Description
A computed fold for a 79-nucleotide RNA, annotated as c-di-GMP-I-GGC riboswitch aptamer. The prediction has a mean pLDDT of 86. Of the family's consensus pairs, 90% are formed in the model.
RNA sequence: GAUCGAAAUGGCAUACCCAUCGUAAGAUGGGGACGCAAAGCCACAGGAUCCUUUAACGAGGAUAGCCGAGCUACCGAAC
Repeated sequence: GAUCGAAAUGGCAUACCCAUCGUAAGAUGGGGACGCAAAGCCACAGGAUCCUUUAACGAGGAUAGCCGAGCUACCGAAC
């Protein structure tokens, strides 16, 4: 230095349960840990999946822990 990911410190938190919000997907808080080296931010005239609505076209929404783009970042064994 890092396009890499050993260790340590610290961090996040799946399923499930409870409460609240939402028509729903789902969100927030508490408990809880399956995992995560960006499981930090971001919904983008990128893709995907899901929900609502529509006869349909379409429209509106959710997922950043589905992938990609963009922005930012701790540690440093090997390299």